[in-house]
RNA sequence: GAAGCAAGCCAGACCGCCGCUGGCGCAAGGCCCGAAAGGGCGCGCUGGAGGAAGGUCCGGACUGCACAGGGCAGCGUAGCAGCCAACCGCUGUCCACCGCGAGGUGAGGAUCAGAGCAACAGAGACGAGUCUCGAUCUGUCUCGCAAGAGGCGGAGCGAGGGUGAAACGGGCAAUCUCUACGCGCAGCAAUACCCCGUAGGCACGCGAUGAUUCGGCCCGAGGAGCGUGCGGGUAGGUAGCACCGAGCCGUGCAGCGAUGCACGGCCCAGAGGAAUGGCGGUCACGGCCGUGCGCCGCAAGGCGCAUGGCCGCACAGAAUCCGGCCUAUCGGCUUGCUUCACGC
Repeated sequence: GAAGCAAGCCAGACCGCCGCUGGCGCAAGGCCCGAAAGGGCGCGCUGGAGGAAGGUCCGGACUGCACAGGGCAGCGUAGCAGCCAACCGCUGUCCACCGCGAGGUGAGGAUCAGAGCAACAGAGACGAGUCUCGAUCUGUCUCGCAAGAGGCGGAGCGAGGGUGAAACGGGCAAUCUCUACGCGCAGCAAUACCCCGUAGGCACGCGAUGAUUCGGCCCGAGGAGCGUGCGGGUAGGUAGCACCGAGCCGUGCAGCGAUGCACGGCCCAGAGGAAUGGCGGUCACGGCCGUGCGCCGCAAGGCGCAUGGCCGCACAGAAUCCGGCCUAUCGGCUUGCUUCACGC
C1' cells in the first nucleotide's frame, strides 16, 4: 500500500423569527365547552423521537378471569457449562462444516420402543430375499457294459459378479414418535373508578274502603296503577400512563466472557386523531458543472489545491412499559486483527 475479518461510534453544528406539546411555579379572580363527571383558555421557567421508535417474531412487568393436588391432550425448547426477572436471548467451550487466515455458520438428545420415507441405476430399496456365477447335496430324463458325462428341476451355502449414496445392514427424528425440561387463558381496545340515568328488573310502601291525575284546597270528575330506594350495557370523563426504575452515565472490584457487586452523579418525550415543526442565514459533508494554478502523460486525459454556481444529506418516526431477535439505512469515523506485495 492492497484486499479482508471482528468490535464500537456518529446520524449535521450554530444563530434569529414564528408555531405545537408535556411538566413545574405564580395567579384562583374571570371566561368558554358540557346535563354532569370533567376539560380548556393567561404569564414565567423548563423538557420534547430512534438506532432501529419499524416487523409484532420471542420473553417478561402489569391487569382481569380461572385455579387443592396430580395426570392426559396441546404448544415450545434440545451438545456441555454458565448469565439473566425471563426467553426461541446472550457468553464460554466441544464437535461438524466453510475460509490460506483473522474468523464465520449450525433446529448439534434418542433410530436395541414402534411406525413412516429414499430420485436415477438396478432382478430387488426398507418388504425381504436370489438376476447371474461357483461349488455341494438331491429328484428325474438321455447316453453308456460300467466308471461316469450331459439336460431339466429342487434345497440350502458363499466377505463371488453387477447396480447404487445405501443391498437383513445402515441412513433420515427439519415425518410421526420417544425422552428430559418449560408453559393456566386472555390481553392497555387489559382493567378500575366517576357522571346523566333510557328500556327491562328487584325490594318496600300506598291503592277498587277508589290511589296517581284534573285542581292552591274542598266538593266533584275519572278508573289502575303510583311513590321511594337499589341496580343499570353502550356512549362520555378520569385513572392505568410516563412514574426512582429489571433506569441512564462514570469509576473501581470479581469473572476468559455474558454478567454481577460497590461508590459517585443524573432525572431523561408522551399525545390520544395523536405534539416533537416551518422559514431565513453562516459553516461543515457529498455529487455535478465552470474557472485559475501546480504535477503526471506524446496525446486524449487524470490527480491535487483554491474559488464560483446548482443540487443533495439515508432508513424511518414513539402510542402501557421493559429485555431481546429480525429487517431497513446516504455517508463517515475509531480500535484490534489477518493475508498478500514492496522498501529499509

The RNA shown here (Bacterial RNase P class A) has 344 nucleotides and comes from a Burkholderiaceae bacterium.
It matches the Rfam family "Bacterial RNase P class A". Its family is annotated with tRNA processing, ribonuclease P activity and dimeric ribonuclease P complex in the Gene Ontology.
The coordinates come from a structure-prediction model, not an experiment, and the mean pLDDT is 75.
It is recorded under the gene name rnpB.
The source organism's lineage runs through Bacteria, Pseudomonadati, Pseudomonadota, Burkholderiales and Burkholderiaceae.